[in-house]
Molecule: transfer RNA
Organism: Candidatus Methanofilum arcanum
RNA sequence: GCGGUAAUAGUCUAGUGGCAGGACAGGGGCUUCCCAAGCCUCUAGCCCGGGUUCGAGCCCCGGUUACCGCA
Numbered sequence: 001g002c003g004g005u006a007a008u009a010g011u012c013u014a015g016u017g018g019c020a021g022g023a024c025a026g027g028g029g030c031u032u033c034c035c036a037a038g039c040c041u042c043u044a045g046c047c048c049g050g051g052u053u054c055g056a057g058c059c060c061c062g063g064u065u066a067c068c069g070c071a
Stems, first nucleotide, its partner, number of pairs: 001070007010024004018054001026042005047063005
């Protein structure tokens, strides 16, 4: 230099154009003599910039970062 894959909450992870889900962690509550465990609830997220579309996490273009391959 060229090609491929990936980027979603503090962490891990799902989501094949129509309300962004789950787990862990964190806050509150129930339960318990207390703790732990369990149950309920709340908070918090689409890497960046454009484009397509009535509508984009998803499709297209460019970039950034990481990993893999080729040279």